A computed fold for a 102-nucleotide RNA from Geotalea uraniireducens, annotated as SAM riboswitch aptamer (S box leader). Model confidence (mean pLDDT): 84 of 100. NCBI's taxonomy places the organism under Bacteria, Pseudomonadati, Thermodesulfobacteriota, Geobacterales, Geotalea. The sequence is in RNAcentral, with records from Rfam and Ribocentre. Its Rfam family is "SAM riboswitch aptamer (S box leader)". From the family's description: The SAM riboswitch is found upstream of a number of genes which code for proteins involved in methionine or cysteine biosynthesis in Gram-positive bacteria.
RNA sequence: UGCUUAUCAAGAGUGGUGGAGGGAAAGGCCCUGUGAAACCACAGCAACCGGUUCGGCAACGAGCGCCAGGUGCUAAAUCCUGCCGAAUGGCAAAGAUGAGAG
Numbered sequence: 001u002g003c004u005u006a007u008c009a010a011g012a013g014u015g016g017u018g019g020a021g022g023g024a025a026a027g028g029c030c031c032u033g034u035g036a037a038a039c040c041a042c043a044g045c046a047a048c049c050g051g052u053u054c055g056g057c058a059a060c061g062a063g064c065g066c067c068a069g070g071u072g073c074u075a076a077a078u079c080c081u082g083c084c085g086a087a088u089g090g091c092a093a094a095g096a097u098g099a100g101a102g
Stems, first nucleotide, its partner, number of pairs: 003100006013042005021031003026081003043074003048070002050067003053062003078094001082091003
């Protein structure tokens, strides 16, 4: 870098350094000197992996059981976008994150 698979309308920010960009891509729309990206510190969210209790052969259930070691995340639905549909619905493409195999 590509492959397989699950999830993506919920949730969670302050300070320091920095000094003009950022929200993947294109178009839109938005954020930003009342301080962007990036880095650091501390805090937090969630529960994919992991650990663990009870029940069950198991799948699985217990208000998403409980914990929080490894990741991840902390403006806006993955900010919006294509197709079908009366519709907050369904399906796809691309992307993100986890887990797995090579």